Predicted 3D model of RNase P RNA and transfer RNA as a complex of 479 nucleotides. It holds a member of the Rfam family "Bacterial RNase P class A". Its family is annotated with dimeric ribonuclease P complex, tRNA processing and ribonuclease P activity in the Gene Ontology. Rfam classes the family as a ribozyme.

[in-house]
RNA sequence: UUCGUGGACAGACGGUCGCUUCCGGGCCUCGCCCGGAGGAGGAAAGUCCGAACACCGCAGGACACGGUGGUGGGUAACGCCCACCGGCCCGGGUCGUCGGGUCAGGGAAAGUGCCGCAGAGAGCAGACCGCCGAUGGGCCCGACGCGUCGGGUCACAGGCAAGGGUGAAAGGGUGCGGUAAGAGCGCACCGCUCGGCCGGUGACGGCCGGGGCACGGCAAACCCCACCGGGUGCAAGCGCAAGCAGUCCUCGGUCGCCUCGGCGACGCUCGUGGUCCGCGAGACGAGGACGGGUAGCGUGCUGGAGGUCGCCGGCAACGACGACCCGAGAUGAAUGACCGUCGCCCGCCCGCCCCGUCGAGCGACCGGACGGGCGGGCACAGAAUUCGGCUUAUGUCCACGGACGAC
RNA sequence: GCCGCCUUAGCUCAGUGGUAGAGCAGCGCUUUUGUAAAGCGCGGGUCGCAGGUUCAAGUCCUGUAGGCGGCU
Numbered sequence: 001u002u003c004g005u006g007g008a009c010a011g012a013c014g015g016u017c018g019c020u021u022c023c024g025g026g027c028c029u030c031g032c033c034c035g036g037a038g039g040a041g042g043a044a045a046g047u048c049c050g051a052a053c054a055c056c057g058c059a060g061g062a063c064a065c066g067g068u069g070g071u072g073g074g075u076a077a078c079g080c081c082c083a084c085c086g087g088c089c090c091g092g093g094u095c096g097u098c099g100g101g102u103c104a105g106g107g108a109a110a111g112u113g114c115c116g117c118a119g120a121g122a123g124c125a126g127a128c129c130g131c132c133g134a135u136g137g138g139c140c141c142g143a144c145g146c147g148u149c150g151g152g153u154c155a156c157a158g159g160c161a162a163g164g165g166u167g168a169a170a171g172g173g174u175g176c177g178g179u180a181a182g183a184g185c186g187c188a189c190c191g192c193u194c195g196g197c198c199g200g201u202g203a204c205g206g207c208c209g210g211g212g213c214a215c216g217g218c219a220a221a222c223c224c225c226a227c228c229g230g231g232u233g234c235a236a237g238c239g240c241a242a243g244c245a246g247u248c249c250u251c252g253g254u255c256g257c258c259u260c261g262g263c264g265a266c267g268c269u270c271g272u273g274g275u276c277c278g279c280g281a282g283a284c285g286a287g288g289a290c291g292g293g294u295a296g297c298g299u300g301c302u303g304g305a306g307g308u309c310g311c312c313g314g315c316a317a318c319g320a321c322g323a324c325c326c327g328a329g330a331u332g333a334a335u336g337a338c339c340g341u342c343g344c345c346c347g348c349c350c351g352c353c354c355c356g357u358c359g360a361g362c363g364a365c366c367g368g369a370c371g372g373g374c375g376g377g378c379a380c381a382g383a384a385u386u387c388g389g390c391u392u393a394u395g396u397c398c399a400c401g402g403a404c405g406a407c
Numbered sequence: 408g409c410c411g412c413c414u415u416a417g418c419u420c421a422g423u424g425g426u427a428g429a430g431c432a433g434c435g436c437u438u439u440u441g442u443a444a445a446g447c448g449c450g451g452g453u454c455g456c457a458g459g460u461u462c463a464a465g466u467c468c469u470g471u472a473g474g475c476g477g478c479u
Base pairs, nucleotide, nucleotide: 001403002402003401004400005399006398007397008396009395011342012341013340014339015338016337017336019039020038021037022036023035024034025033026032027031041380045391046390048389049388050387051386052385053233054232055231056230060277061276062275063274065229066228067227068226069225070084071083072082073081074080085105086103087102088101089100090099091098106224107223111222112221113218114217115216128164129163130160131159132158137154138153139152140151141150142149143148144147172190173189174188175187176186177185192211193210194209195208196207197206198205199204237299238298239297240296246290247289248288249287250286251285253266254265255264256263257262258261268282269281270280271279306325307324308323309322310321312319313318343378344377345376346375347374348373349372350371351370354368355367356366357364358363408478409477410476411475412474413473414472417431418430419429420428425462433449434448435447436446437445455471456470457469458468459467
C1' cells in the first nucleotide's frame, strides 16, 4: 500500500423561517393562534427465509411437489445464531503444538447413469515402449575330447504389471527382503476394514489385537435415508356511505324404507394450491358466460416473542428475576432550507525546536509530532402492518490474519 | 405487495456437461455492358457480472445488475 474476517459509530450543538402527529387552551369556531411531548435506517433496499395477525364450512389423512442435511445447544420459529467435531487451505513452531480462513460436512454393497479426447487399458480392466525367458532350435567363442562341458547373442512357447509413456484420475503408498524377472509374494510403518477397551451427552478421539492385502471418482447426476411444510396475504380483513343494470344457459335423476311428507345411499355440480380418500353445500339453491357499478371515508395503524439498566445461571448464543421507559403513523404521501461553532478527512501557508538526519559548532534541510490560519469535502441512502434473520450497497475507526514493497 | 420469463456475433435466434453455430447484414472473388439475383470464400464472441461444484461449465448451483410480462 492492498485484500479478507469480525466489531463500534453513522456527525453534534445553537439560531431563523417552513412542514407534520398527538394532548391541552383560546378565538372572529370557514378556520386561525399559543403552549407542551414527538417526528426515518443499519441497512428503511433485495423480497431470499421464518413467524405474529387476518380470512378461507375440513384447515383431517395419504401421495406428488418443495425445502433442510456433521454433533449438541439457543430461539416463537427458521434455510438463522452459539459451541464443539472432522476435511481442506494459509502462517508460525519443529519434542509437544498454536492461530486464522473456508466447507453445499448423511448415503456410492438399494438401484440406474456418466467419466469425452488421449491412452494397451477408465470397473467383469489392460500390454504401446519395455523386463525375464527354462527345455528345445540357429549363430559365434573357449576348453577337453570326436562328442561333451561352459559362456555370449538372436528368435519363439511362456511369465510380469515392478520401471517408462498417455491422462484429472491407472486397481493402495514408502522402504527392505525374495524372485528367472516381478507382484502384499513376505515383513515394518502409513492407509483401509473387523473386534475389544478407555474418554466424551454426542459427532468423534486415543490405545490394543486380528485380517484381507482389497470395495476408483462424480449425488450443485437421477436417486435412497432422516426431519420439516394447508392456502392466500394489510391492496389480508372489518365497518359505513354511495351507486348501477341486468340478460342468457345448465343442473332437481335412480334405488330403498316409511305414518301422504320425510329419511338414507348412489349419481351430478361446486368448495380444498395439484391428485385421491374423507368432509361440507345443493332449487327460497348451485354453477357458467356476457355486460354494468364501486377510483370515497373510517378502522386495521402501532404496547410489542418491545427497549434500557442491575443482578444471577451458562464457555457462548441466550435465559430467569427486579426496576424504569413508551420515542413516526403518513395516505399523492410529512421530518426541509439557510447561517454559525465544533468534530473527521484532504491540500497549502506560517510557527515551534520536542524527536530524527548532516555537521566540530553556529546552523541547514527534509521527515514526524504539536499549535494556528485559509480553502475544499463528509459515504450508501427514505418508513407505508409488525418482528427475528440472511444477502447486497457504503464512509471512518479498532482488532485479527495474509500478500507485496521500503527502511 | 405477490408471481413468472429473458440476457449468446452488428441484428434475429438455436445450442441434451466434452472447449460455440445458423439466417440476415459487412468485406473479397466469380458472372454481367453495368447492377441486382446466384455461386464460392473470409472476418467478427471474456456466452450480462462475480463466486462455487467438476478433470472440464454457454449448460449445473448461489449471489447480483439490467430488461420484459401478469395479478391485485